Transfer RNA from Modestobacter lapidis, 72 nucleotides, folded computationally. It matches the Rfam family "tRNA". The RNAcentral record of the sequence draws on ENA. Lineage of the source: Bacteria > Bacillati > Actinomycetes > Geodermatophilaceae > Modestobacter.

């Protein structure tokens, strides 16, 4: 320098052919306990960034950034 893969919640992962982004765990609050833990209820929180197409984009297209990998 060139090719490929990936980027979603604090973390690990889903999201079907483009149609209101979910789960587990972690965090907050409550119940419960003499107290802690377990358990139950509830709540908070995310599409790497900038554009294009579309009535509508996590998904399609272009560019950028980062990580991994292959070739030179």
């Nucleotide at each position: 320098g060139g090719g490929g893969u990936u980027a979603u919640a604090g973390u690990u992962c889903a999201a079907u052919u483009g149609g209101u982004a979910g789960a587990a765990u972690a965090g907050g609050a409550g119940c419960g306990u003499u107290g802690c833990a377990u358990g139950c209820u509830u709540u908070c929180g995310a599409u790497u960034c900038g554009g294009u197409u579309u009535c509508g984009a996590g998904u399609a297209c272009c560019g950028a950034u980062a990580a991994c990998u292959c070739c030179a």